Predicted 3D model of a 75-nucleotide RNA (c-di-GMP-I riboswitch aptamer) from a Solirubrobacteraceae bacterium. Lineage of the source: Bacteria > Bacillati > Actinomycetota > Solirubrobacterales > Solirubrobacteraceae.
Order: sequence, then structure tokens, then C1' cells
RNA sequence: AGCUGAAAAAGGCAAACUCGUCGUGAGACGAGGGCGCAAAGUCAGGGAUCUCGAUGAGAUAGCUCGGCCGCCAGC
Repeated sequence: AGCUGAAAAAGGCAAACUCGUCGUGAGACGAGGGCGCAAAGUCAGGGAUCUCGAUGAGAUAGCUCGGCCGCCAGC
């Protein structure tokens, strides 16, 4: 530097649900929680789905493709 993610492991993330706050809404944030995740880190660029006050504005990165940047282990 490249490939891989069977096993293990340092460290990490956190679905449903509950409570609070915000938002018309999809949803977001915080706390609890832990279904799962090897990019479940990040970016709304293509597609997809969803919302609304709809020829526009938004939501989802834990739907998918792609960009960028990483941990551990093995080869």
C1' cells in the first nucleotide's frame, strides 16, 4: 500500500418502545432502552420512499448506488 470481514477483540454506533422539547407534517434533538450494525462515520450527488401550506419547500445516510475519511483483525 492492496484485498477480505469467518472467528476474536480495544473502542464505537443505537431499532422498536417510553418520557421531555421542537416542527403543520414526514421527522429532529435530549434522556432511558437495545433490535441490530464492520462504516448503522460523513456528504441529499443519482435513484427510491415519505411529508407539507405543493410546478415548490422539506424528511429519511438504519432503503440503495456513489463521493470522502476511518478502527480492529486476518492475508
It matches the Rfam family "c-di-GMP-I riboswitch aptamer". About the family: GEMM was predicted in a large-scale screen for bacterial structured RNA regulatory elements. Gene Ontology term of the family: cyclic-di-GMP binding. It was read from a public genome assembly, where an Rfam model found it. Its mean pLDDT, the model's own confidence on a scale to 100, is 83.